[in-house]
A computed fold for a 74-nucleotide RNA from Candidatus Giovannonibacteria bacterium RIFCSPHIGHO2_01_FULL_43_100, annotated as transfer RNA. It matches the Rfam family "tRNA". Its family is annotated with triplet codon-amino acid adaptor activity in the Gene Ontology. The organism belongs to Candidatus Giovannoniibacteriota, within Bacteria. The same sequence occurs in records of 6 taxa. The prediction has a mean pLDDT of 80. The sequence is in RNAcentral, with records from ENA.
RNA sequence: GCGGCCAUAGUUUAGUGGUAGAAUGAUUGCUUCCCAAGCAAUAGAUGGGAGUCCGAUUCUCCCUGGCCGCACCA
Numbered sequence: 001g002c003g004g005c006c007a008u009a010g011u012u013u014a015g016u017g018g019u020a021g022a023a024u025g026a027u028u029g030c031u032u033c034c035c036a037a038g039c040a041a042u043a044g045a046u047g048g049g050a051g052u053c054c055g056a057u058u059c060u061c062c063c064u065g066g067c068c069g070c071a072c073c074a
Stems, first nucleotide, its partner, number of pairs: 001070007010024004018054001026042005047063005
């Protein structure tokens, strides 16, 4: 330099053109002499920009970052 793949909550991940789920973690409450465990509740996310569309997390393009392969090189 070229090509491919990936980016969703603090972490690990699912998913779809029509209100984004789960697990784990966090907070609060119940329980307990205390802790742990258990139960209940609450808050928390689509990397940035542009385009298409009535509507974009999803489709297209660019950028950024990560991973893999190929090529070149003193």